[in-house]
Context: one part of a larger RNA
Molecule: small-subunit ribosomal RNA, 5' domain
Organism: uncultured prokaryote
RNA sequence: GAACGAACGCUGGCGGCAGGCUUAACACAUGCAAGUCGAACGAGAAGCCGGUCUUCGGACUGGUAGACAGUGGCGCACGGGUGAGUAACGCGUGGGUAUCUACCUUAGAGUGGGGAAUAACGACGGGAAACUGUCGCUAAUACCGCAUACGUCCUUAGGGGGAAAGGCUUCGGCCGCUUUUAGAUGAGCCCGCGUCAGAUUAGCUAGUUGGUGGGGUAACGGCCUACCAAGGCGACGAUCAGUAGCUGGUUUGAGAGGAUGAUCAGCCACACUGGAACUGAGACACGGUCCAGACUCCUACGGGAGGCAGCAGUGGGGAAUAUUGGACAAUGGGCGCAACCCUGAUCCAGCCAUGCCGCGUGAGUGAAGAAGGCCUUAGGGUUGUAAAACUCUUUCACCGGUGAAGAUAAUGACGGUAGCCGGAGAAGAAGCCCCGGCUAACUCCGUGCCAGCAGCCGCGGUAAUACGGAGGGGGCUAGCGUUGUUC
Numbered sequence: 001g002a003a004c005g006a007a008c009g010c011u012g013g014c015g016g017c018a019g020g021c022u023u024a025a026c027a028c029a030u031g032c033a034a035g036u037c038g039a040a041c042g043a044g045a046a047g048c049c050g051g052u053c054u055u056c057g058g059a060c061u062g063g064u065a066g067a068c069a070g071u072g073g074c075g076c077a078c079g080g081g082u083g084a085g086u087a088a089c090g091c092g093u094g095g096g097u098a099u100c101u102a103c104c105u106u107a108g109a110g111u112g113g114g115g116a117a118u119a120a121c122g123a124c125g126g127g128a129a130a131c132u133g134u135c136g137c138u139a140a141u142a143c144c145g146c147a148u149a150c151g152u153c154c155u156u157a158g159g160g161g162g163a164a165a166g167g168c169u170u171c172g173g174c175c176g177c178u179u180u181u182a183g184a185u186g187a188g189c190c191c192g193c194g195u196c197a198g199a200u201u202a203g204c205u206a207g208u209u210g211g212u213g214g215g216g217u218a219a220c221g222g223c224c225u226a227c228c229a230a231g232g233c234g235a236c237g238a239u240c241a242g243u244a245g246c247u248g249g250u251u252u253g254a255g256a257g258g259a260u261g262a263u264c265a266g267c268c269a270c271a272c273u274g275g276a277a278c279u280g281a282g283a284c285a286c287g288g289u290c291c292a293g294a295c296u297c298c299u300a301c302g303g304g305a306g307g308c309a310g311c312a313g314u315g316g317g318g319a320a321u322a323u324u325g326g327a328c329a330a331u332g333g334g335c336g337c338a339a340c341c342c343u344g345a346u347c348c349a350g351c352c353a354u355g356c357c358g359c360g361u362g363a364g365u366g367a368a369g370a371a372g373g374c375c376u377u378a379g380g381g382u383u384g385u386a387a388a389a390c391u392c393u394u395u396c397a398c399c400g401g402u403g404a405a406g407a408u409a410a411u412g413a414c415g416g417u418a419g420c421c422g423g424a425g426a427a428g429a430a431g432c433c434c435c436g437g438c439u440a441a442c443u444c445c446g447u448g449c450c451a452g453c454a455g456c457c458g459c460g461g462u463a464a465u466a467c468g469g470a471g472g473g474g475g476c477u478a479g480c481g482u483u484g485u486u487c
Base pairs, nucleotide, nucleotide: 001487002486003485004484006483007482008481009480010479013359014358015357016356017355018354019352020351021317026315027314028313030312031311032310035074036073037072040071041070047064048063049062050061051060052059053058081270082269083268090195091194092193093192094191095190096189097188099187100186104183105182107180108179109178110177111176112146114144115143121136122135123134124133125132126131152161153160154159166175167174168173196242198240203233204232205231208230209229210228211227212226213225214224215223245267246266247265248264249260250259251258252257272293273292274291275290276289295306296305297304298303323349325348326347327346331345332343333342334341362392363391364390365389372383373382374381375380396428398423399422400421401420402419406414431476432475433474434473435472436457437456438455442471443470444469445468446467452459453458
C1' cells in the first nucleotide's frame, strides 16, 4: 500500500447493487417448510331441493352436493441446511466398464379368461393416553393363479421359464397397463497422476497378500465364506499421532510465489448420538421405520411423545451477524387429462454505512479586506471572498398529480414502486483523524519526569511545534480513525 462475512470509538443526508452466527454440529416454545390425484376404488357428513307422516318437537324417504377419513397410484432419494467427520479414489484431472436407470423420447408386439382377500364401515371389547384386539360385510389401476409370447431370459441347443388394468369420452379418440429395443438423463464401480505438516512416530499387517470352490451384488472384487499357499506395505516415509471438507475460485504480488476456500457454482459427507435394515427405479432416507443411549415433555405410574445443521423466532455462547413479513405475479419443482392445489425453493419487501459505486449538503458576484476570534515587534498580520449583501439554480429529500415494463390471451406480491409532469424554498443534509522525524501540516496558553502521549525513534524535571486547550493548518470525506488477520 492492498484486502476483509469484520469488530470497536466518534459521526451520519439520499439512492443503486451486493452481503449479513466466522463462536456452541449448544438446547429449542410457537407457526409454517411435501404433497397431490374423485378421469384407479368403495363408502359418504353438513348444507340445499322435494315427497310421506306428525303429538308441530320431529321421524322416514328420493335427489343434489361433496367435507373428514380409508384402499390405491405418483412424489416424498428433488429442492433447502450445515461442514461435525474425512489425509480418503473424498476431491481435481484424464481414462476405463463387469453394471443399473422411475418419469421422457424412438421402434416392435400384446392388453384373453378367472379367483381369493382386505381397509374403510358395522358390532362387541381393552387403554388415562398413544393406540389397539375379536367377529362380520365390501371395491379397485391393490393381490394371486390359468392361457398366450414376434422379440426377451436360461440352456446340456433337445428344451424350459416369464406378462398385463383399466379409466374417461362429444364414440372420432385420449390417458393408461404389460413385455421387448435403441437413446437421453442420472447413478454405481475400477485405474494413472496430483492433493497439509510431524521421524522427539520405523517398522506395519492375519481376511492380512494371492489362488481354487461356493455365496452375495445391478455389477467387478476377500465383498463374505471353506480350503490351500505365505505373502503384502515401508526412508520414493508404511504405520502412528496432529490438523483439515475438496475444487472452480478469492486475495496479494510485476511475476514466480504466498495466504485462503464467506457469498455464487460443481462434488463429497452429515441430519440429537451410535447401529440396522424395510419400501422403492433410486435411500440404508433431515421434517420415514426399528433397536440402544443421553436429554426434554405428558402420564391415571401401567405406559407414551419429541428431534430447527429448513424459513422466521427464543435462550445461551460471543467483540459480533437481521423480520416469529408478503406472494405464488414471474422462474423452477411435485401431483393431476385438465381446472386447480401445494411449494419459507424462488421472487419481493423489512432491519444494518457491513462493503462497492453514484449523488448531494448550493452557484455567481462580493474589500469598508466589516464584526468577532487568534497572533503581534501594537504598526499590523491572519481567519478571508470566507461571512453579510445582491443576483441565480433546485439535483436529492418534501408536497400534489400521473403512472409503467416485468405478462404470448387472462393473471403483478413487489406497488401507487420506478419513471414522468407540476409546486415551494438555499431551503432539510459534515464529520473524523492528524500537524517532532519517518509523514503532508505551527503558533499561543496551561502543565512542570506531574498529568499524560507513543507504530518505531522517543517527548514531559518552568520558554514543550511531541502532554491538555485554543487559533491556524494538512489529509480523507458520509465517512474517518483504532484493533485483528492475510499478502